[in-house]
RNA sequence: AAUAUUCUUCGGGGCGGGGUGCAAUUCCCCACCGGCAGUUAAAGCCUGCGAGCCUUUACGGGUUGAUUUGGUGCAAUUCCAAAGCCGACGGUACAGUCCGGAUGAUAGAAGAAAAGU
Numbered sequence: 001a002a003u004a005u006u007c008u009u010c011g012g013g014g015c016g017g018g019g020u021g022c023a024a025u026u027c028c029c030c031a032c033c034g035g036c037a038g039u040u041a042a043a044g045c046c047u048g049c050g051a052g053c054c055u056u057u058a059c060g061g062g063u064u065g066a067u068u069u070g071g072u073g074c075a076a077u078u079c080c081a082a083a084g085c086c087g088a089c090g091g092u093a094c095a096g097u098c099c100g101g102a103u104g105a106u107a108g109a110a111g112a113a114a115a116g117u
Base pairs, nucleotide, nucleotide: 005113006112007111008110009109010108016030017029018028019027031097032096033087034086035049036048037047038046044085045084052063053062054061055060067083068082069081070080071079089100090099091098
């Protein structure tokens, strides 16, 4: 100095206006939001992961949404311009945005300690 390992902390955003109706933040019109790592260059929609759901005594296994065109450039489905699209389960007038499981769990991020070598 790095590392095995141990511990601590952090770790998901969004319904504002109008309409219909007995009733809708759920329907209709307009709006709003985007976890983590990677990728020659910055990503909700490229790749992988997590969450969710199904399954298992457990480890684990399965499943798991969505983008095009043009421009710049060595390089971008990541930037700029334009037009699109997607969003678990339970509850409730049909929910990405409300309430609930959840003061939960996790991808991971930061920090501390640290033997042998």
Molecule: FMN riboswitch aptamer (RFN element)